FMN riboswitch aptamer (RFN element) from a bovine gut metagenome, 113 nucleotides, folded computationally.
The coordinates come from a structure-prediction model, not an experiment, and the mean pLDDT is 84.

RNA sequence: CUUUCAAGGCAGGGUGAAAGUCCCUACCGGCGGUAGAGUCCGCAAACCAUGGAAAAUCCAUGGCUGAACCGGUGCAAUUCCGGUACCGACGGUAAAGUCCGGAUGGGAGAAAG
Numbered sequence: 001c002u003u004u005c006a007a008g009g010c011a012g013g014g015u016g017a018a019a020g021u022c023c024c025u026a027c028c029g030g031c032g033g034u035a036g037a038g039u040c041c042g043c044a045a046a047c048c049a050u051g052g053a054a055a056a057u058c059c060a061u062g063g064c065u066g067a068a069c070c071g072g073u074g075c076a077a078u079u080c081c082g083g084u085a086c087c088g089a090c091g092g093u094a095a096a097g098u099c100c101g102g103a104u105g106g107g108a109g110a111a112a113g
Base pairs, nucleotide, nucleotide: 001113002112003111004110005109012024013023014022026098027097028088029087030043031042032041033040038086039085047063048062049061050060051059052058053057068084069083070082071081072080090101091100092099
């Protein structure tokens, strides 16, 4: 440099005119590091601001960016095992981590040549 790949999840019940959005309960967990991690450290997407271009929109820079404890084993684990918790962008819509949409997008990165 080129090519390919790179996110999962509402089953059951209640209320209601209407909810996969509320309530009970269920289910899910991107990438790198490190004793194997959604909750440690770092990163990406998203969101916001500023600047550039006539604009659509794109590019650059910056900002913002959730959540875990206890016990056990061990040389070593907030990563394993046991227990009990907690978290989840923006727009739409009966209020959404799980539906629809931007997105046939972008991407941390991974593999191959």